This is a predicted structure of a 77-nucleotide RNA (c-di-GMP-I riboswitch aptamer) from Geobacter sp. The sequence was found by an Rfam model in a public genome assembly. The organism belongs to Geobacter, within Bacteria. The coordinates come from a structure-prediction model, not an experiment, and the mean pLDDT is 82. Of the family's consensus pairs, 95% are formed in the model.
């Protein structure tokens, strides 16, 4: 030098709830606040749950439900 998984170390994100504010709702979005998380970083590509609407149809949410896809920090033997 180069791989490098878990630990450590430096950093990091933000659950329930409160307070304002957006929307028809699901929810989101800023302040506070930590229950957590090794991608709780993006991404709605499949599935799954939510909400709005129909005769059907369809349109919205949720990435901290799970899969996949894709980017990253640090790291003994």
């Nucleotide at each position: 030098u180069c791989c490098g998984a878990c630990a450590a170390a430096g950093a990091g994100c933000a659950a329930a709830c409160c307070u304002g504010g957006g929307g028809u709702a699901a929810c989101c979005c800023a302040g506070g606040g930590a229950c957590g998380c090794a991608a709780a970083g993006c991404u709605g590509c499949g599935g799954a749950u939510c909400c709005c609407g129909u005769a059907a149809a369809g349109g919205g949410a949720u990435g901290g439900c799970c899969g996949g896809g894709u980017u990253g920090c640090c790291c003994a033997a």